A computed fold for a 98-nucleotide RNA from Planctomyces sp., annotated as Bacterial small signal recognition particle RNA. The source organism's lineage runs through Bacteria, Planctomycetia, Planctomycetales, Planctomycetaceae and Planctomyces. Its mean pLDDT, the model's own confidence on a scale to 100, is 78. It matches the Rfam family "Bacterial small signal recognition particle RNA". It is annotated as a non-coding RNA gene.

[in-house]
RNA sequence: GGCUAUCUCCCAUGCGGCGGUGCCGUGUGAACCGGGUCAGACGGGAAACCGAGCAGCCCUAAGCAAUGUGCGUCCGGGUGCACUGGGAGGUAGCCUUU
Numbered sequence: 001g002g003c004u005a006u007c008u009c010c011c012a013u014g015c016g017g018c019g020g021u022g023c024c025g026u027g028u029g030a031a032c033c034g035g036g037u038c039a040g041a042c043g044g045g046a047a048a049c050c051g052a053g054c055a056g057c058c059c060u061a062a063g064c065a066a067u068g069u070g071c072g073u074c075c076g077g078g079u080g081c082a083c084u085g086g087g088a089g090g091u092a093g094c095c096u097u098u
Base pairs, nucleotide, nucleotide: 001095002094003093004092005091006090007089008088009087010086011085012084013082014081015080016079018076019075020074021072022071023070024068025067026066027064028063034059035058036057037056042051043050044049
């Protein structure tokens, strides 16, 4: 120096897991400056009716402290593993050279 075996460490890769995050779904969510329907009251009219329209109710937006056997070409690590890959060393044996 080479080969084989084994051990340790480092870096990747793959799978899983944890945390975060995004999306989807559920829930919630507008005194007025969203929509619809608008009791009462108001206005017009001889009247029928019409008008604008508060509260209430319904729908929905931004959002939200809520949640779900959900999804992910996302992010992270003193996360687990691997008949995976590369690198650096230790030990033992064999061969070769000085």